[in-house]
RNA sequence: GCCCCGGUAGCUCACCAGGACAGAGCGCGGGAUUCCUAAUCCCGAGGUAGUGGGUUCGAGUCCCGCCCGGGGUA
Numbered sequence: 001g002c003c004c005c006g007g008u009a010g011c012u013c014a015c016c017a018g019g020a021c022a023g024a025g026c027g028c029g030g031g032a033u034u035c036c037u038a039a040u041c042c043c044g045a046g047g048u049a050g051u052g053g054g055u056u057c058g059a060g061u062c063c064c065g066c067c068c069g070g071g072g073u074a
Stems, first nucleotide, its partner, number of pairs: 001073007010026004019057001028044005050066005
C1' cells in the first nucleotide's frame, strides 16, 4: 500500500430485509429493607449512534471520502 472486521450511554455490548419515543447489563444518583454495611427490591438521570457528504418521504442501519482500533497479506 491492498484486503477484512469494528467505532452506539462512564464501561461491556444488543439493535443488521431502513420506519414506532435507540435498548440491556454493570456503573452512577435517590428511596425501601438493615442497629450499620453488603446483598436484594423500586425509581431516576445519562447517547447530535467516530467524522463529513450522498441516496431516500424517512438512515445507527445503504453508498462514498476521511479519522481511530484490531487482524491478514507482499

A computed fold for a 74-nucleotide RNA from Verrucomicrobia bacterium UBA6053, annotated as transfer RNA. The coordinates come from a structure-prediction model, not an experiment, and the mean pLDDT is 83. Taxonomically the source falls in Verrucomicrobiota (Bacteria, Pseudomonadati). It matches the Rfam family "tRNA". From the family's description: Transfer RNA (tRNA) molecules are approximately 80 nucleotides in length. It was read from a public genome assembly.